[in-house]
This record gives sequence, C1' cells and structure tokens, in this order.
RNA sequence: UUCUUAUCAAGAGAGACGGAGGGACUGGCCCGACGAUGUCUCAGCAACCAGCCAUUCAUGGUCAGGUGCUAAUUCCAUCAGGUCGCGAUGAUCUGAAAGAUAAGAA
Repeated sequence: UUCUUAUCAAGAGAGACGGAGGGACUGGCCCGACGAUGUCUCAGCAACCAGCCAUUCAUGGUCAGGUGCUAAUUCCAUCAGGUCGCGAUGAUCUGAAAGAUAAGAA
C1' cells in the first nucleotide's frame, strides 16, 4: 500500500512548545492571534485484539498489556432506492460509495 471482516447518534481535557491556517477530498457550515491544527507530558474515555474467569460454546464478566480516541453524528451533504408530500430546492428511512479505527491476510 492492497484485500477481508466488524464498528462508527454514546463517552472522555489540562499544561508546555509553537505561530497560521485547520476540520481527509469537493461544496457548505464551523474552529482559529481570547493562539486553533500540530508535537510533547500528564490526565481521562472506550473496550477491537491479547490476558484471566464463567459458559448452554451463542456469549457474558473482569483487567487495562498492544492499539485507538478526548469540538460539532464520520460536523452536514453528494450516489441508488423506499415512504410522506399537489409539488419542490422539502422531511424521513434503508443501502452503497468515501473516510476513520481494530483484527487478520497478501
């Protein structure tokens, strides 16, 4: 980097450094010199994998070792279909795509 599977409406911030863009991409809408994004330290959240216990072998519980995460639903939208609606540029549901994370494989 690619593929497969699972999840994505909940949850969780302080300090230091640094100094301009950032929120993946496009559009929107937001965040940002009252210092964002980022890096480090500490703290926290969660529980995918590993460990341990139980088991009706489906799974449940526990712990926190490997990851992950701590603005906004993955911030919202796009593509396809369904429902509501006279209709729409509207509302809503399902699926797909894209993305993120974990585990496995190449």
The RNA shown here (SAM riboswitch aptamer (S box leader)) has 106 nucleotides and comes from Halalkalibacter oceani. Rfam family: SAM riboswitch aptamer (S box leader). Rfam's curators write: The SAM riboswitch is found upstream of a number of genes which code for proteins involved in methionine or cysteine biosynthesis in Gram-positive bacteria. Its mean pLDDT, the model's own confidence on a scale to 100, is 83. RNAcentral holds the sequence, with entries from Rfam.